[in-house]
Molecule: transfer RNA
Organism: Bacilli bacterium
RNA sequence: GGGCGUUUAGCUCAGUUGGUUAGAGCAUCUGCCUUACAAGCAGAGGGUCUGGAGUUCGAGUCUCUAAACGCCCA
Numbered sequence: 001g002g003g004c005g006u007u008u009a010g011c012u013c014a015g016u017u018g019g020u021u022a023g024a025g026c027a028u029c030u031g032c033c034u035u036a037c038a039a040g041c042a043g044a045g046g047g048u049c050u051g052g053a054g055u056u057c058g059a060g061u062c063u064c065u066a067a068a069c070g071c072c073c074a
Base pairs, nucleotide, nucleotide: 001073002072003071004070005069006068007067010026011025012024013023019057028044029043030042031041032040050066051065052064053063054062
């Protein structure tokens, strides 16, 4: 320098053919339980989906561009 992939909650990830409200597990917090802790049960908080632009009535999803990380080629 060229090609490909990934980027969504604190962490690991899902998200179907573009559609009504963005989810799961773990973690955190609160309550129950216990003499207490852990485990278990119930509940809660936490996101402008990597940045920008575009297409569309509507974008996490499609297009362009930039960035970070990974792999391959040179």